Small-subunit ribosomal RNA from an uncultured organism, 1457 nucleotides, folded computationally.
[in-house]
RNA sequence: GCGGCAGGCCUAACACAUGCAAGUCGAGCGGUAGCACAAGAGAGCUUGCUCUCUGGGUGACGAGCGGCGGACGGGUGAGUAAUGUCUGGGAAACUGCCUGAUGGAGGGGGAUAACUACUGGAAACGGUAGCUAAUACCGCAUGACGUCUUCGGACCAAAGUGGGGGACCUUCGGGCCUCACGCCAUCAGAUGUGCCCAGAUGGGAUUAGCUAGUAGGUGGGGUAAUGGCUCACCUAGGCGACGAUCUCUAGCUGGUCUGAGAGGAUGACCAGCCACACUGGAACUGAGACACGGUCCAGACUCCUACGGGAGGCAGCAGUGGGGAAUAUUGCACAAUGGGCGCAAGCCUGAUGCAGCCAUGCCGCGUGUAUGAAGAAGGCCUUCGGGUUGUAAAGUACUUUCAGCGAGGAGGAAGGCAUUAAGGUUAAUAACCUUGGUGAUUGACGUUACUCGCAGAAGAAGCACCGGCUAACUCCGUGCCAGCAGCCGCGGUAAUACGUAGGGUGCGAGCGUUAAUCGGAAUUACUGGGCGUAAAGGGUGCGCAGGCGGUUGAGUAAGACAGAUGUGAAAUCCCCGAGCUUAACUCGGGAAUGGCAUAUGUGACUGCUCGACUAGAGUGUGUCAGAGGGAGGUGGAAUUCCACGUGUAGCAGUGAAAUGCGUAGAUAUGUGGAAGAACACCGAUGGCGAAGGCAGCCUCCUGGGACAUAACUGACGCUCAGGCACGAAAGCGUGGGGAGCAAACAGGAUUAGAUACCCUGGUAGUCCACGCCCUAAACGAUGUUAACUAGUUGUUGGGAUGUAACAAUCUCAGUAACGCAGCCAACGCGAGAAGUUAACCGCCUGGGAAGUACGGUCGCAAGACUAAAACUCAAAGGAAUUGACGGGGACCCGCACAAGCGGUGGAUGAUGUGGAUUAAUUCGAUGCAACGCGAAAAACCUUACCUACCCUUGACAUGUCAGGAAGCUCUUGUAAUGAGAGCGUGCCCGCAAGGGAGCCUGAACACAGGUGCUGCAUGGCUGUCGUCAGCUCGUGUCGUGAGAUGUUGGGUUAAGUCCCGCAACGAGCGCAACCCUUGUCACUAGUUGCUACGAAAGGGCACUCUAGUGAGACUGCCGGUGACAAACCGGAGGAAGGUGGGGAUGACGUCAAGUCCUCAUGGCCCUUAUGGGUAGGGCUUCACACGUCAUACAAUGGUCGGAACAGAGGGCAGCGAAGCCGUGAGGCGGAGCCAAUCCCAGAAAACCGAUCGUAGUCCGGAUUGCAGUCUGCAACUCGACUGCAUGAAGUCGGAAUCGCUAGUAAUCGCGGAUCAGCAUGCCGCGGUGAAUACGUUCCCGGGUCUUGUACACACCGCCCGUCAAACAAUGGGAGUGGUGUUUACCAGAAGUCGUUAGCCUAACCGCAAGGAGGGCGGCGACCACGGUGAGCACCGUGACUAAUGUUAAGUCAUAAC
Repeated sequence: GCGGCAGGCCUAACACAUGCAAGUCGAGCGGUAGCACAAGAGAGCUUGCUCUCUGGGUGACGAGCGGCGGACGGGUGAGUAAUGUCUGGGAAACUGCCUGAUGGAGGGGGAUAACUACUGGAAACGGUAGCUAAUACCGCAUGACGUCUUCGGACCAAAGUGGGGGACCUUCGGGCCUCACGCCAUCAGAUGUGCCCAGAUGGGAUUAGCUAGUAGGUGGGGUAAUGGCUCACCUAGGCGACGAUCUCUAGCUGGUCUGAGAGGAUGACCAGCCACACUGGAACUGAGACACGGUCCAGACUCCUACGGGAGGCAGCAGUGGGGAAUAUUGCACAAUGGGCGCAAGCCUGAUGCAGCCAUGCCGCGUGUAUGAAGAAGGCCUUCGGGUUGUAAAGUACUUUCAGCGAGGAGGAAGGCAUUAAGGUUAAUAACCUUGGUGAUUGACGUUACUCGCAGAAGAAGCACCGGCUAACUCCGUGCCAGCAGCCGCGGUAAUACGUAGGGUGCGAGCGUUAAUCGGAAUUACUGGGCGUAAAGGGUGCGCAGGCGGUUGAGUAAGACAGAUGUGAAAUCCCCGAGCUUAACUCGGGAAUGGCAUAUGUGACUGCUCGACUAGAGUGUGUCAGAGGGAGGUGGAAUUCCACGUGUAGCAGUGAAAUGCGUAGAUAUGUGGAAGAACACCGAUGGCGAAGGCAGCCUCCUGGGACAUAACUGACGCUCAGGCACGAAAGCGUGGGGAGCAAACAGGAUUAGAUACCCUGGUAGUCCACGCCCUAAACGAUGUUAACUAGUUGUUGGGAUGUAACAAUCUCAGUAACGCAGCCAACGCGAGAAGUUAACCGCCUGGGAAGUACGGUCGCAAGACUAAAACUCAAAGGAAUUGACGGGGACCCGCACAAGCGGUGGAUGAUGUGGAUUAAUUCGAUGCAACGCGAAAAACCUUACCUACCCUUGACAUGUCAGGAAGCUCUUGUAAUGAGAGCGUGCCCGCAAGGGAGCCUGAACACAGGUGCUGCAUGGCUGUCGUCAGCUCGUGUCGUGAGAUGUUGGGUUAAGUCCCGCAACGAGCGCAACCCUUGUCACUAGUUGCUACGAAAGGGCACUCUAGUGAGACUGCCGGUGACAAACCGGAGGAAGGUGGGGAUGACGUCAAGUCCUCAUGGCCCUUAUGGGUAGGGCUUCACACGUCAUACAAUGGUCGGAACAGAGGGCAGCGAAGCCGUGAGGCGGAGCCAAUCCCAGAAAACCGAUCGUAGUCCGGAUUGCAGUCUGCAACUCGACUGCAUGAAGUCGGAAUCGCUAGUAAUCGCGGAUCAGCAUGCCGCGGUGAAUACGUUCCCGGGUCUUGUACACACCGCCCGUCAAACAAUGGGAGUGGUGUUUACCAGAAGUCGUUAGCCUAACCGCAAGGAGGGCGGCGACCACGGUGAGCACCGUGACUAAUGUUAAGUCAUAAC
């Protein structure tokens, strides 16, 4: 793209323009307006044509009378929870057309439409007079197998029309015969309809009582028929917890969707039933209606009008407007099927058959097939090699379904008509009927289906998705933005999740979204769930209804079971076939329809009836325990108060205080008295009670229980909705009582506050009597009853055996602790079950809103019981696990505290940081673990910053080309650099020409470059917990699992160090040891070292020392303790003793710790600049704050003089001696040294003397001035040092805080790195050389075990409430608007029924008058609309008000974990 088969207003039962959807019959009738024909007359003429008139004679037929049909067919679902539907029954009925049967159809009469005349009205529609017909209407006759009946009887019918015709008759119309149709009565059938019964068929009890024609009877009436259907009278009933009444919602069913089923949802199409037809009411006609395309009335709406009055009803088919997310043509045809009428032909038929529109669904087909690697181009990705799109395309060779064009071409057609043959009928060869032959005919669809031919790959592919669920991945863009999202969630610069792209996956003329139903969901659990702690056992008992019920016998047959019969419409589903090319679809047959009903059988089980039993239950008898209940009496201790005595200054209270009491005499103490309440010890895991609960002792009344016994009754039982009773504390009412205690209240404290905790007082109340309340964590968070299922231990009450008495054993009933099986999510329960079963009751169904609102019931009130929704969230919750945390517990350690010594915090200076400033003050580090840190050296450089001036393949690397050695010197410019001039020509190969390496210059492009960003993209390195003793694994075992065990426990250690024990056994990373250094000794080796040889030389190597190898220390030995262990304590020996001292060494991990500015590196960014060069400046600023240090404040000191003793280092662009000069820094000088040799290099404190005499000093040295020295291109910003002069603060430092346990602290000096120069910093070295540690309560940090947890980003956690803000929904609310309904009254159209005799009146009766009957009118009854009052219910709305929920960063506190 095509075709087939289906389906197509779910919303406004909203309103409808226009057309059509119900007519037909002349074979019922009078007829003839129109058409056609024959006939007759006339006229015209073209002599066979036209015109006019007559004419119902014929075909036909408008209008009319009459018959049948308009009650079917078609539409819709408003109403209706039962007057409906479904299933199965029933009796008191009617039934046109149809079928069968028996009979009949005689003889009369009077009207009336049409029509004619007159006439009213705009119209619709009429009025009056006159004529006429019938299958229209009315009597009479005949009547029964009809109806009624008093059983004598009485009553009731009809219609003709058409075709044909031989005799006979005729008034010539016909009679008569026959056929067909029609008519009347009756019986029967069929069909249809009406009625009754049973069961089933929605929600709500926050609807519990409803009902007066209501329930029944008798008698009238009425109906086709039963019946309160209706009326009169009588009775007082009827319905309801098995849900009446009320209210909301809804047409019901076969079926449909789903589901394994049971169920759940639903009722489009098709089929059955019902209801409705603008809204409400009513009847008429009729076989059938209270009538969709009929009538009347009322109402609303629309239309016409001459304003007087009329017309209308699409929920028929099309169609229009409207509503809506949304649903089609104002089509063709009666050819078929069916319906109405008709004898028929036929007519009508928006039923129906077809067509049109719509991918709305289901089904089928196609959009090509084969080949084709240079794996083309292009796209995308890339690790740059390639990969992928992809045999895909192109190309080559074919095919032609479908669509297009052309040609042919079924079936749906049976009938009807004409004619003819046979049969039937008949008097009949006629007519008619049946069957057959022949002939001409009947198709909307339709350009049908189907077949053939033609041409050409030609006309025919999209949609969604690609993080997981869930099949399918990459790049780019974006940067918590834009956006996605079904759930989890994605997006904050590397997004497979957003938006493109490429690729892929799925489906395919479709695909995806939205809405809805069932499933999964055992998440309402009948099948098939639960209730100790997750939601859920009623606070407890008694008990009616209900449910369930022991053993045995007989009967019965309601339940049950078995086969049978009827029914369970068709369609659908299923099975087997068949027809369209297949399928969808359709057709045939079968099965099925779990149900209901009928009758029969069975007798086990349940039920029912009758009888029996004793094991359940109860009674009796005997014994026993008890804070069981009620009433009365009584006792002692204590508290308080009162009186008196003694006595004096406090008492009381607390963490500490104060309020309070007390010199008016308290507290204390003694004596006496009063009052109220509660009952120490016994006393208990004990006893009793249904629960709540019950406690001194005695008396009275009273309930229940246990045990023993087995005499009595004989299932009397269990549970229990509603009901009744009891029901702690608090609270309420009335009256008492009131010692102590004590809400409220007052005061004092505490506190930031303290309406609290603490203290001093203190009123209700607590107590008693009577009456209410009716709730609790009313808990065992565990309903009651019964049965069964291992044990052990204690205890209370009773009994049995047993004993001399105890003991012991057994048993029943309670009450506790363990525990097997079993159960449980786990915890746990475990004969007292949470095990295994049975019966009955109560309750639960995510969290919040909420046990709240509204309504109802109860209550004096407080309040109780019953009990939602809107809205909101994706969780809330249980048990257990591992961590973390705790102002939890136990144990242990650490300069952690304590004990000490010295500091910091105060001063001045140095240095780093913050802040401020600046053109820039480059950047980083920020609690411990940043702050004398990166930086082991900022005057330039460094340098990254700022200003100014320059460069652009670049200062640096690789590649290409060209040229040239490189390079050096001078002038100009602050310099970079630019320009100019001059000098210069190297190395290798080669005879040379030339080539090569290296370097420089120039050109163009790839690229360089970046201390630019991201340490939250990273590697590496580092800090820290912490040198803390921990962190794990394999196998096994335990647990559903997370996990546990091992690793815990008892000891011990510095240590998870070791030992012992143990469902664990082993192992790894850590600890320790191995390494370096130091302390002793030995051996070896001695130069530059050392020196007993007088110095040197020269010897020597004992010593010091140097530097190599060894030894030594291991709880090895002894004693004690411990468990015969590990180990600890003490001792000996030893240089050293229990890891001898120090160092290096840092487990698994934590902190998104630090570093992109050491280095490396992904991504991003800059590219005549964020790159590169140069000069100057800045990093050195300065109201301030902090950290780390230096020096001091002095007499244990300062100054002066004298004179000792180290170690470890460094030295060639170096250390630099002696000597000389200078007050000095330093200068001159240049010996020696590449170092155990020479130099730096004088160690200082200490020691011995002198002086100062407690002072801002002979302390302290900042600051400043002058003069110098040195380094360096250069000391202005901005170096260090020297000399002279100056001489600040500071007199030991608040709160707070740091270091240190021995050669340590403290103190003293020396050296080194960096470095031209610059050290109070850093890293080392040695000298002198202490004090203290009782101890682990507390502070800090850490380890192990244990406990709690609502924490897991892990307490710097989590989290509650008021107030303030925004939004949302809800309740109350003076009221206000509407809807429904009840009741009382008014009113009363049309109509029906009854009544009436005012008016009218053809058929019948009567000679007539008149009568019978009828109509109109009047009246009455019923009654729709409408009106008034009162009530009930519901729905909107409402100033204001109340509580609730939600919302990144608001306020106040901190209630909970």
Description
The coordinates come from a structure-prediction model, not an experiment, and the mean pLDDT is 84. The RNAcentral record of the sequence draws on ENA and SILVA.